[in-house]
């Protein structure tokens, strides 16, 4: 140089045949405690790498480009 797989919430990951984006943990408020912890509720947290295209309708299809990692040369 070619090729194939990954980018999604602070991390650690799901999302199937295109229809309003979810889950653990971790933070943060609450309740239990004499306090912390540990354990109960809760609610908050997301330009779904960037661009640009198809479509009513995109995280899912297509194109490039960037980043990452595997394999050929």
């Nucleotide at each position: 140089g070619g090729g194939c797989c990954g980018u999604u919430a602070g991390c650690u990951c799901a999302g199937c045949u295109g229809g309003u984006a979810g889950a653990g943990c971790a933070g943060c408020u609450c309740g239990c405690u004499c306090u912390u912890a540990a354990c109960g509720a809760g609610a908050c947290g997301g330009u779904c790498a960037u661009a640009g295209g198809u479509u009513c309708g995109a995280a899912u299809c297509c194109u490039a480009u960037a980043c990452g990692g595997c394999c050929c040369a």
This is a predicted structure of a 73-nucleotide RNA (transfer RNA) from Parcubacteria group bacterium GW2011_GWE2_39_37. The source organism's lineage runs through Bacteria and Bacteria candidate phyla. It matches the Rfam family "tRNA". The family's RNA type in Rfam is transfer RNA. The sequence was found in a public genome assembly.